[in-house]
């Protein structure tokens, strides 16, 4: 000092003037219906690190659903842990990437089944193109050619279906050895994934499952316009049918009551079994209100030091602090000083061309233009990405810029 990897803070600042919302206090008015309003006030306080995506998981809010069993759908998927939980996060194991710090993971099952593996290639799960060996034919030889043997060589491909090496065979081939690899069983370390080591065995079983699918495991709906409460407003039915009683001389007509305790039938993914809750003669139709106020409504799995405990997310324990709450939507304008960035214009140096001065020199001045460089002086452009709306743990994406701390590597100097 350059490069690079982790985690982290800020993300403008001051001062004045003018204006804004909430709360506390004080006061005026108005009212006893729920409530609202206006002034003052050096009282106090007003967006994020993402508020944004709406991908996940709580809280809290309402709902008659609830238990048990199977089926769908959906999500997750090495182990152990934190945590209210979660597909988050810590630490590890495995396997890839980098030289490394450190970074990714689609991590369970291919011996349960379908699939799919394009093009090239002879061939893509059991193959023989070219080649090699060995037996014959033809043939002056050169070559051709017909059987058998083979998969070690070579082509093709991400991949040719264990790898390498030796021996061995006509050639060859795990055919045989050793090693690696693989498959069963075993010590030893670990809580576990796993490592690590020893023995048997020539060993059918190639990839893919973020392809269908297998296994394990989880899983109500609903969203502040969710939901309380209060002020205002507000009503009457009409046909039919079935019992029954009365009136009628009888059919029939009218008038009065009443319609279920049996049975059905709805009930938050289906379906079935049990238990619970609602609602039930049929049709037809119709009246308030929904543009009024409260509350939910800001203390919360809050945040901040310190101290214990841990390898670590994180826990405990003592203390301090209170930091938006609008509801057509509040935190704004303007002046000034500054802080940061940035070079087109401003300047600074060179070079050219022109035109000019005088002391006539590779001086000097001035105007175009070109390349460099600075942020030092003047002038001068800019100021990331973006605005709560029930609330919190995460994940994700956008982000101008300053700035700390560790870690790796290289050069060079002491």
């Nucleotide at each position: 000092g350059a490069a690079g990897g982790c985690a982290g803070u800020c993300g403008g600042a001051u001062a004045g003037c003018u204006g804004c919302g909430u709360u506390g206090c004080g006061g005026a008015a108005a009212g006893u219906a729920a409530a609202a309003u206006c002034c003052g006030u050096u009282a106090a306080u007003g967006a994020g690190g993402a508020a944004a995506g709406u991908c996940c998981g709580g809280g809290c809010u309402u709902c008659a659903c609830g238990g048990a069993a199977a089926c769908a759908a959906g999500g997750u998927a090495c182990c152990a842990g934190a945590u209210a939980a979660c597909g988050u996060c810590u630490g590890g194991c495995u396997g890839g990437a980098g030289a490394a710090a450190u970074c990714c993971a689609c991590g369970g099952g291919a011996a349960a089944g379908u699939g799919c593996c394009g093009c090239a290639g002879a061939a893509a799960a059991u193959u023989a193109c070219c080649g090699c060996c060995g037996a014959g034919a033809u043939u002056u030889g050169a070559a051709u050619u017909u059987c058998g043997g083979u998969a070690a060589g070579g082509u093709u491909g991400a991949a040719a279906a264990g790898g390498c090496g030796a021996g061995g065979c006509a050639a060859g081939a795990g055919c045989u050895c050793a090693c690696c690899g693989c498959g069963c069983g075993g010590g030893c370390a670990g809580u576990a994934a796993u490592g690590u080591u020893c023995g048997c065995g020539g060993c059918a079983a190639g990839g893919u499952a973020a392809a269908c699918c297998c296994u394990a495991c989880c899983u109500g709906a609903u969203g502040u316009a969710a939901g309380a409460c209060c002020a205002a407003a507000u009503u009457a039915g009409g046909a039919g049918g079935c019992u029954u009683a009365a009136u009628u001389c009888u059919u029939g007509a009218u008038u009065a009551a009443g319609u279920a305790u049996a049975a059905g039938g709805a009930u938050u993914g289906u379906u079935u079994c049990c238990g619970g809750u609602c609602c039930u003669c049929u049709c037809c139709a119709g009246a308030g209100g929904u543009g009024g106020g409260u509350c939910g409504c800001a203390c919360c799995a809050g945040u901040c030091a310190a101290g214990c405990g841990g390898u670590g997310a994180c826990g405990c324990u003592u203390g301090g602090c209170g930091c938006a709450g609008a509801u057509g939507a509040a935190u704004a304008g303007c002046u000034a000083u500054c802080g940061c960035a940035c070079a087109a214009c401003u300047c600074u140096u060179u070079g050219u061309a022109u035109c000019u001065g005088c002391u006539u020199g590779c001086c000097g001045g001035a105007u175009a233009u070109a390349a460099a460089g600075c942020a030092a002086a003047u002038a001068g452009u800019g100021u990331a990405c973006a605005g709560a709306a029930c609330u919190c743990g995460g994940c994700u994406u956008a982000u101008a810029g300053a700035u700390u701390g560790c870690c790796u590597u290289c050069a060079a100097a002491a």
The RNA shown here (Bacterial RNase P class A) has 414 nucleotides. Model confidence (mean pLDDT): 75 of 100. It was read from a public genome assembly, where an Rfam model found it.